[in-house]
This is a predicted structure of a 348-nucleotide RNA (Bacterial RNase P class A) from an Oscillospiraceae bacterium.
C1' cells in the first nucleotide's frame, strides 16, 4: 500500500420565519365570592440507539401465604470473579475452526435403570457372510461339525494402535511402546485445569431420548393500585305540619320531606418520573466493574406534543418514534469517525 480482525463511538450540524406539549413568570385580557380556570405574551424546555420484540433479571403495587418441607412443572449446567439481580457481563480453562490477530461455545451424569440407532451388513451389543485352521465323510469336487474377530465386505460406529512372542488357525492370551479412560501421587495454579510419575482397565454411541444430579424460581401486572366523585341505585335515622323551601317583593295559586352511611358508572387526582441517575475528575482492578470528589436536573402526554418550510455544508437521504421505571439481551439500520492488532508486499 493492499488484505483482514477486534473493540469503541456518533446517527446531521448551523440561521431565519411559522407552528404543538409540559413548566415558570406577568403590576395583561376574561370568568369567578374566593381558590383558581381559559386566552394571550415573555423566557427556558421536549424522543432513541435501538424508544421495537416483550425474551431474561429487579424496583414498585395487589393477591396469596405462619414457620418448615415433599410433590408437580419451569429454568440453568467447566472455574473463578462482577452485579440489587439475571438465563447477563468480564477473566481464564477445556474443546473445535483459522497461516496469524483472533472467533464460535455444541462444556454435569450412558460405569444407576430404561429407550433408539434408518439404509447397508452375516451381525448393532452381539454375531461366523467370504476367508483361515481342525476333525469327520468322499478318489475327488464338495459336504457336515467345531474353532477363529487376525484378513476381506457393509457400516457414522464391528471390541484399542503397532510389532514381536505365542498358536492347529487365531486372539491383550502374554510382552514392548503407543492411545484413550479411571483413580493415586507430586510441581504451578484460588479453582477450571496444565506438565510429570505410578497404579488400574480397554468399557459403541445418543441425555437437543425419557431419567439421574446440583442450584434457582408463589401469583398478576400501571388497564397494577390508592383517592375524590354532579347524577342513578342501596341502608339508617329524623319529621309527617298554624313549620320551612322555590316560583316571587306581596296576596292567591301550585310544587318540594331533611340528615347521616356506605357504594360507585362518567369524569377528575395521585401513582409518573430525582434515578442500582448523568457528565468531568481522581484512585484501585488485566477487565467486568467498585469507591471518592465536583457538577448538573434532563419529555411527562391522556387520544395522546416533539412538527413543517427557506437558506448553507458536493447531499441529509438508514433503521424507525416515549406513554410506569430500571438493568440485559434480540432484532433492524443510511453513512461518519477513532483506536489497538494480525498477514503479506514496497522502499529506507
Nucleotide at each position: 500500500c493492499a488484505a483482514g480482525c477486534a473493540a469503541g463511538c456518533c446517527g446531521a450540524a448551523c440561521a431565519g420565519c411559522c407552528g404543538c406539549g409540559g413548566g415558570c413568570a406577568c403590576a395583561g385580557g376574561u370568568c369567578g365570592a374566593a381558590a383558581g380556570g381559559c386566552c394571550g405574551u415573555g423566557c427556558g424546555u421536549g424522543a432513541g440507539g435501538a424508544a421495537a420484540g416483550u425474551c431474561c433479571g429487579g424496583g414498585c403495587u395487589c393477591c396469596g401465604c405462619a414457620g418448615g418441607g415433599c410433590a408437580a412443572g419451569g429454568a440453568u449446567a467447566g472455574c473463578g470473579g462482577g452485579u440489587a439481580a439475571c438465563g447477563c457481563c468480564c477473566g481464564c480453562c477445556g474443546a473445535a475452526g483459522g497461516c496469524g490477530a483472533c472467533u464460535u461455545u455444541a462444556g454435569g451424569a450412558c460405569a444407576a435403570g430404561u429407550g433408539c440407532a434408518a439404509c447397508a451388513g452375516a451381525g448393532a451389543u452381539a454375531u461366523a457372510c467370504c476367508g483361515c485352521c481342525c476333525c469327520g465323510c468322499a478318489c475327488a469336487a464338495g459336504c457336515g461339525g467345531g474353532g477363529u474377530a487376525a484378513g476381506g465386505g457393509u457400516g457414522g460406529a464391528a471390541a484399542g494402535g503397532u510389532g514381536c512372542g505365542g498358536u492347529a488357525a487365531g486372539a491383550g492370551c502374554g510382552c514392548a511402546c503407543c492411545c484413550g479412560u479411571c483413580c493415586c501421587c507430586a510441581u504451578g495454579g484460588u479453582a477450571a485445569c496444565c506438565u510429570g510419575g505410578g497404579g488400574a482397565u480397554g468399557c459403541u454411541g445418543u441425555a437437543a431420548a425419557c431419567u439421574c444430579u446440583a442450584u434457582c424460581c408463589g401469583g398478576a401486572g400501571c388497564a397494577a393500585c390508592a383517592c375524590c366523585g354532579u347524577g342513578g341505585a342501596g341502608g339508617g335515622a329524623c319529621a309527617c305540619a298554624c313549620a320551612g323551601g322555590c316560583c316571587u317583593g306581596c296576596c292567591c295559586g301550585g310544587c318540594c320531606g331533611u340528615c347521616c352511611c356506605a357504594u360507585g358508572g362518567a369524569g377528575g387526582u395521585g401513582g409518573c418520573u430525582u434515578g442500582a441517575a448523568c457528565g468531568c475528575g481522581g484512585c484501585g482492578g488485566c477487565a467486568a466493574c467498585g469507591c471518592c470528589g465536583c457538577g448538573u436536573c434532563u419529555a411527562g402526554a391522556u387520544a395522546g406534543a416533539u412538527g413543517g418550510c427557506u437558506g448553507u455544508u458536493u447531499a441529509a437521504g438508514a433503521c424507525a418514534g416515549a406513554a410506569u421505571c430500571c438493568g440485559g439481551c434480540u432484532u433492524a439500520c443510511a453513512g461518519a469517525c477513532u483506536u489497538a492488532c494480525u498477514u503479506g508486499c514496497u522502499a529506507u
Lineage of the source: Bacteria > Bacillota > Clostridia > Eubacteriales > Oscillospiraceae. The RNAcentral record of the sequence draws on ENA. The coordinates come from a structure-prediction model, not an experiment, and the mean pLDDT is 75. Its Rfam family is "Bacterial RNase P class A". Rfam's curators write: Ribonuclease P (RNase P) is a ubiquitous endoribonuclease, found in archaea, bacteria and eukarya as well as chloroplasts and mitochondria. It is annotated as a ribozyme. The model forms 95% of the base pairs in the Rfam consensus. A source record names the gene rnpB.